RNA sequence: AUACCGAAAUGGCAAACUUAUCGAAAGGUAAGGACGCAAAGCUACGGGCCUUAGGCAAAGAUGCUAUGGUCGCCGAGUUACCGAA
Repeated sequence: AUACCGAAAUGGCAAACUUAUCGAAAGGUAAGGACGCAAAGCUACGGGCCUUAGGCAAAGAUGCUAUGGUCGCCGAGUUACCGAA
């Protein structure tokens, strides 16, 4: 120095919920707020899950479908603070 690992220390992020706002919705953004997180930093590349505007089918009820979303669902890629056993 690197890899694995995660004691200690410095710090970091921010669930639910509330308010405002964007959106058809899922959900996102900002402020407050902390459930938790050693990558809960980033990337929709693979899988899963959520939504159904539009499209298709149906006499109809409704069903199917992401080009939408979720990285705090998992895997993968990539970047990174500290340094005990």